[in-house]
RNA sequence: CUUAUCAAGAGCGACGGAGGGAACAGGCCCUUUGAUGUCCGGCAACCUGCAAAUGCAAGGUGCCAAAUCCUGCGGUUUUACCGAAAGAUGAG
Numbered sequence: 001c002u003u004a005u006c007a008a009g010a011g012c013g014a015c016g017g018a019g020g021g022a023a024c025a026g027g028c029c030c031u032u033u034g035a036u037g038u039c040c041g042g043c044a045a046c047c048u049g050c051a052a053a054u055g056c057a058a059g060g061u062g063c064c065a066a067a068u069c070c071u072g073c074g075g076u077u078u079u080a081c082c083g084a085a086a087g088a089u090g091a092g
Stems, first nucleotide, its partner, number of pairs: 001092006011040001013039003019030003024072004041064003045061003048057003068086001073083004
């Protein structure tokens, strides 16, 4: 850079001890009833393997609060919906 997907799924564990939800802004939310993180555990989207409408496995990545937490730009039938941008992940 191209392309596909992003409303499914996944912990009452151990360590540890204060912030976290990508960046900026505004909201909203999680968190000492222990967050972020590490380990263990788990899930199964893509690739892969086996069997073949689908399923099983978990080898390579990935993931495990809330739609990618929501809004930001554009359009419309405007407390909503659709699309774009940005971002994340896989494959090339």
Molecule: SAM riboswitch aptamer (S box leader)
Organism: uncultured Ruminococcus sp.